[in-house]
Context: one part of a larger RNA
Molecule: small-subunit ribosomal RNA, 5' domain
Organism: uncultured bacterium
RNA sequence: GAUGAAUGCUGGCUGUGUGGAUAAGGCAUGCAAGUCGAAUGAGUUUAUACUCAUGGCGAACGAGGUAGUAACACGUAGGACUACGUACCCCAAAGUCAGGGAUAACCUGUCGAAAGGCAGAAUAAUACUUGAUAUCUCUUCGGAGGAAAGUUUUAACGCUUUGGGAACGGCCUGCGGAGUAUCAGCUAGUUGGUAGUGUAAUGGACUACCAAGGCUACGACGCUUAGGGGAGGUGAGAGCCUGACCCCCACCGAUGGAACUGAGACACGGUCCAUACUCCUACGGGAGGCCGCAGUCGAGAAUCUUCCACAAUGGACGAAAGUCUGAUGGAGCGACACAGCGUGACCGAUGAAGUCCUACAGGAUGUAAAGGUCUUUUAUAAGUGAAGAAGUUUAUUGACAUUAGCUUAUGAAUAAGGGGCUGCUAAUCACGUGCCAGCAGCAGCGGUAAUACGUGAGCCCCGAGCAUUAUCC
Numbered sequence: 001g002a003u004g005a006a007u008g009c010u011g012g013c014u015g016u017g018u019g020g021a022u023a024a025g026g027c028a029u030g031c032a033a034g035u036c037g038a039a040u041g042a043g044u045u046u047a048u049a050c051u052c053a054u055g056g057c058g059a060a061c062g063a064g065g066u067a068g069u070a071a072c073a074c075g076u077a078g079g080a081c082u083a084c085g086u087a088c089c090c091c092a093a094a095g096u097c098a099g100g101g102a103u104a105a106c107c108u109g110u111c112g113a114a115a116g117g118c119a120g121a122a123u124a125a126u127a128c129u130u131g132a133u134a135u136c137u138c139u140u141c142g143g144a145g146g147a148a149a150g151u152u153u154u155a156a157c158g159c160u161u162u163g164g165g166a167a168c169g170g171c172c173u174g175c176g177g178a179g180u181a182u183c184a185g186c187u188a189g190u191u192g193g194u195a196g197u198g199u200a201a202u203g204g205a206c207u208a209c210c211a212a213g214g215c216u217a218c219g220a221c222g223c224u225u226a227g228g229g230g231a232g233g234u235g236a237g238a239g240c241c242u243g244a245c246c247c248c249c250a251c252c253g254a255u256g257g258a259a260c261u262g263a264g265a266c267a268c269g270g271u272c273c274a275u276a277c278u279c280c281u282a283c284g285g286g287a288g289g290c291c292g293c294a295g296u297c298g299a300g301a302a303u304c305u306u307c308c309a310c311a312a313u314g315g316a317c318g319a320a321a322g323u324c325u326g327a328u329g330g331a332g333c334g335a336c337a338c339a340g341c342g343u344g345a346c347c348g349a350u351g352a353a354g355u356c357c358u359a360c361a362g363g364a365u366g367u368a369a370a371g372g373u374c375u376u377u378u379a380u381a382a383g384u385g386a387a388g389a390a391g392u393u394u395a396u397u398g399a400c401a402u403u404a405g406c407u408u409a410u411g412a413a414u415a416a417g418g419g420g421c422u423g424c425u426a427a428u429c430a431c432g433u434g435c436c437a438g439c440a441g442c443a444g445c446g447g448u449a450a451u452a453c454g455u456g457a458g459c460c461c462c463g464a465g466c467a468u469u470a471u472c473c
Stems, first nucleotide, its partner, number of pairs: 001472003005469005012341006018334002025297003029294003034057003039054006064252003074176006084169003089165008097131004107120005136145003150157002178224003185215003190212008227249004231242004254275005277288004305331001307330003313327001314325004344374004354365004379410006388400001417462005422443003428457005438445002
């Protein structure tokens, strides 16, 4: 000098930041991902409209955490189009023909405490499915495979295929960045080849067969620790230390494992299995996952509101109106940090009182107070009052907000402490104590005149803070 700090004493205001670092311990409650009637069927309703179900898109983003990971995880520089993919978006070309059978909600019956099922009957679609054709794919060049969906009053929005783009992603490689040799040898899919499987794609990624290789003191293998970077702190620099907030990347979602759906997941608020824990139960059986936002218990030196709003920015869906959004915008709490402001200004005695010291002459506190003259930042009250608001124009739309700002009124009115004073180190006297009580960062101080302990007065340093502790330079 610095801190995501804590502790002690003290505490007026404003702004901007910042706030679970420990138990990736357990969680009550509420909310955090829906939307579309311009895809479709039904129920309720006078109607607007609402609800249920099928279907589409989204839910793989956003938000959180750093457990694991010493690794192509990260950083940087490249590579493979003769090893790759892409829903939505943009551009271009072509097409959108002819059929079919189901099923949910609803209804009826029925099982169960519940969660949840079972059976029967009926029905629709941009749901499912058959055929045709196609610039497409494969090919032994003979051939083979292989698309589509409609809605609508106009207008338009869609659907399928192909080629390209944008942006995003998967894969590979060189180099770089922890400790330890009191870890010296490690390896059997191991190293390579052939053929296959698998994938969007390369590859021992996997399988069969064949060969016997591969790595290592330039530190393999093992163990310990750890998310990486942009950056932050300090320092003249070289360096050393750190990885909070913010941004990029990676990984994780009670623990372990697995796949399904999908353009994309092996999926925090999806599914299945196992485990531990918690809860409900009619004991037969079920339900759950805050490392989302608040909040609670626990552990801890220690870290906030179960707030307001979608007005703005952004996201999902929708043709739109709009709906949803604990993202976000705001407010609240904490001197946790930084910055700013204030607690009054001027005049006022050879100097009140009080207190302290004293050579008892006096000295100090001290222009300090009192008193006088002003001012009103701040405070309080009243009034006024924004920008943030953009949408083709007009109109409408503000959580914050009884806001900021401005005007007026009142009255010095509402506002100072903490640490230190032997040397280092700025600032000393008196009394008490008597190696006691105690102080202390180091040296050291205290055993009867202690500038070092305790109290008082004075002084010094900083100031809404001041000290201490911890850690880094």